Context: one part of a larger RNA
RNA sequence: CUGGGCUUAAAGGGCGAGUAGGCGGAGAAGUAAGUUCAGGGCUGAAAUCCUAAGGCUUACCGUAGAACUGCUUGAAUACUGCUUCACUUGAGUCAGCGAGAGGGGGGCGGAAUUCCCGGUGUAGCGGUGAAAUGCGUAGAUAUCGGGAGGAAGGCCUGUGGCGAAGGCGGCCCUCUGGCGCUGUACUGACGCUGAGGCGCGAAAGCGUGGGGAGCAAACAGGAUUAGAUACCCUGGUAGUCCACGCCCUAAACGGUGGGCAUUAGGUGUGAGGCUUUUAUGGGCUUCGUGCCGAAGGGAAACCAUUAAAUGCCCCGCCUGGGGAGUACGGCCGCAAGGUUGAAACUC
Numbered sequence: 001c002u003g004g005g006c007u008u009a010a011a012g013g014g015c016g017a018g019u020a021g022g023c024g025g026a027g028a029a030g031u032a033a034g035u036u037c038a039g040g041g042c043u044g045a046a047a048u049c050c051u052a053a054g055g056c057u058u059a060c061c062g063u064a065g066a067a068c069u070g071c072u073u074g075a076a077u078a079c080u081g082c083u084u085c086a087c088u089u090g091a092g093u094c095a096g097c098g099a100g101a102g103g104g105g106g107g108c109g110g111a112a113u114u115c116c117c118g119g120u121g122u123a124g125c126g127g128u129g130a131a132a133u134g135c136g137u138a139g140a141u142a143u144c145g146g147g148a149g150g151a152a153g154g155c156c157u158g159u160g161g162c163g164a165a166g167g168c169g170g171c172c173c174u175c176u177g178g179c180g181c182u183g184u185a186c187u188g189a190c191g192c193u194g195a196g197g198c199g200c201g202a203a204a205g206c207g208u209g210g211g212g213a214g215c216a217a218a219c220a221g222g223a224u225u226a227g228a229u230a231c232c233c234u235g236g237u238a239g240u241c242c243a244c245g246c247c248c249u250a251a252a253c254g255g256u257g258g259g260c261a262u263u264a265g266g267u268g269u270g271a272g273g274c275u276u277u278u279a280u281g282g283g284c285u286u287c288g289u290g291c292c293g294a295a296g297g298g299a300a301a302c303c304a305u306u307a308a309a310u311g312c313c314c315c316g317c318c319u320g321g322g323g324a325g326u327a328c329g330g331c332c333g334c335a336a337g338g339u340u341g342a343a344a345c346u347c
Base pairs, nucleotide, nucleotide: 004318005317006316007301008300012315014200015199016198021193022192023191025087027085028084029083030082031081033080034079036076039073040072041071043070050065051064052063054061055060090190091187092186093185094183095182096181097180098179102176103175104174105173106172107171108170114148115147116146117145118144119143120142124135125134161168162167205246206245207244208243209242210241214240215239219235220234221233222232257314258313259312260311261310262309265292266291267290268289269288270287271286272285273284274283275282276281296303297302320347321346322345329340330339331338332337
C1' cells in the first nucleotide's frame, strides 16, 4: 500500500461550531483539463519473466514471438471538472402559531435540619445485632413561642420534556440560544463532512476572596474481630455552596461518529396541523420519544423506518496478551497531572 473491521471479541474522537481538503441536486450551451475509445508517430537497451519448437539436461544455452500497461498527435463528448445562462425538490430567509427542568442575571416564598433566646417540664436522651464512646440536674431529650443562617427543591414527576455533549427540576421578572408545525411569500445549490486550530466540557482537585446549616474524605474515640489502619456507632476538618481564574478527566455509555436516500407492520406516549363527530372521541399527517415484531442482518445475545437492514459521501479509530497508557522526548498545567506515545524482554 492492498485487504478486513470498530454494540458486547482490538477498535467511534466526551461534545460542538468551523478552516484547508474530500464529496456534492436537476436543465441547457460552451470548453476539452481528467476519464473512456478507434487510429497514426516516437520511444520503451540487453538480460530477466511468459509462449513456441530445439540443443542439453536438476538449476543451463542460443533462436523466434509476445510483453514492456509509457509519451506524443488526432478524433469523439457519455461521465467528472471549468465557464455562462436558467430551475426548485436540498439548504436558508420571511410571516403566523406552539411546547419545553435549554442557557445567563436579578428578586421572592414555604417545608425541614442545626444553632441562639424565652416558656412548660423532669431524668433521662441518643445509638445498636447487642453495646459503648457521646449529650443531660450548670436542666438535656420532648413540646410551645420568637430569632439567625446555609443548603436543597417534596407532591406534580411520567422508559414525560429540553439541550451538541457534559447536563438541566420551587415561584416570578428580565436578557438569550435552539426546535417543531402551517403558509409557499422570498433567495436560488448558498449543501454534507471536516485533518489541524478554536470553544464547551460531570465529579474530584488547585489559586485568591467570601460563606459554612446539613452531610462528610482525612483524623479522633467507641464497638466488632485472632487482628480490623474496614464494614456499624459517636464526633469531625478539608470539601460540598458563591465570585473570579485554572484543571480537561470518566463505565464522558445507546459501550453504537455525522449526513442523505431506500426498505412490512402493530401498540403506547409528548408537541403541533388538517378533518370529522352530539362531546369524550375517531380518521389522516408532521416532528420527537418507548415497546413488540416481517424481510434483511448478526458468532450469538440481539438489531430491526430512532437499524446493528440496503447503498453513497466525509471524519476518527483497530491490527495477539503482558511489559504499558509505562519510559524517553515534545507540548500544556501553579501543582496534581493531562496529551502525544515506544522499545528491550516475555508468553